A computed fold for a 71-nucleotide RNA from Paenibacillus algorifonticola, annotated as transfer RNA. The same sequence occurs in records of 2 taxa. It matches the Rfam family "tRNA". Gene Ontology term of the family: triplet codon-amino acid adaptor activity. From the family's description: Transfer RNA (tRNA) molecules are approximately 80 nucleotides in length. Model confidence (mean pLDDT): 85 of 100.

[in-house]
RNA sequence: GGGGCUAUAGUUUAGGGGGAAAAUAGGUCGCUGGCAGCGAUCAGUCCGCGGUUCGAUUCCGCGUAGCUCCA
Numbered sequence: 001g002g003g004g005c006u007a008u009a010g011u012u013u014a015g016g017g018g019g020a021a022a023a024u025a026g027g028u029c030g031c032u033g034g035c036a037g038c039g040a041u042c043a044g045u046c047c048g049c050g051g052u053u054c055g056a057u058u059c060c061g062c063g064u065a066g067c068u069c070c071a
Stems, first nucleotide, its partner, number of pairs: 001070007010024004018054001026042006047063005
């Protein structure tokens, strides 16, 4: 320098055009004398910019970061 893959909640990940979600962690409440545990409930998120589209987390381009292959 060139090619490929990946980027979603604090963490690990699903979701591949129309409602953003699970586990775990966190807050509140209840059960308990207390802890643990269990139950209920709440908050929290699509790497950035642009394009396509009625509509983009999703498709396309560029950039950034990580992994990897070639030179």